[in-house]
The RNA shown here (FMN riboswitch aptamer (RFN element)) has 130 nucleotides and comes from Pimelobacter simplex. NCBI's taxonomy places the organism under Bacteria, Bacillati, Actinomycetes, Nocardioidaceae, Pimelobacter. It was read from a public genome assembly, where an Rfam model found it. Its mean pLDDT, the model's own confidence on a scale to 100, is 77.
RNA sequence: UCGCGUGCUCUGGGGUCGGUGAAAAUCCGAACCGGCGGUGAAAGUCCGCGACCCGAUCGCAGCCAGUGAUCGGUUGACCAGGUGGAACUCCUGGACCGACGGUCAAAGUCCGGAUGGGAAGUGCACGCAC
Numbered sequence: 001u002c003g004c005g006u007g008c009u010c011u012g013g014g015g016u017c018g019g020u021g022a023a024a025a026u027c028c029g030a031a032c033c034g035g036c037g038g039u040g041a042a043a044g045u046c047c048g049c050g051a052c053c054c055g056a057u058c059g060c061a062g063c064c065a066g067u068g069a070u071c072g073g074u075u076g077a078c079c080a081g082g083u084g085g086a087a088c089u090c091c092u093g094g095a096c097c098g099a100c101g102g103u104c105a106a107a108g109u110c111c112g113g114a115u116g117g118g119a120a121g122u123g124c125a126c127g128c129a130c
Stems, first nucleotide, its partner, number of pairs: 003128006010121001016030004031109002033098002035049004044096002053073008078094005100112003
């Protein structure tokens, strides 16, 4: 110095005003938010990662439920113009998207599982290799 391995660590933001109503931070009008890695130049919408959800196999248990491990599946949304050597990433304009359960009424923003879990990744330490 780059690469590999092991351990530890960290790992998401946002509801305010008005309207309707018996009731809504859930509907309507406006408002607000944008994880991590990658990329010819900076990304919620490109390529990938994850939580949530579903399934299979195996372990614990006589079965179910439950729980753990491994593997697999699923997993939202962008266009036009401009600049430039290069942008679906910048600038201008107009759009769009957001797990599950709960709730006097339908939730990206409230409450809950969750003071949880967690991969990719960040940082630190150690080891190996060069």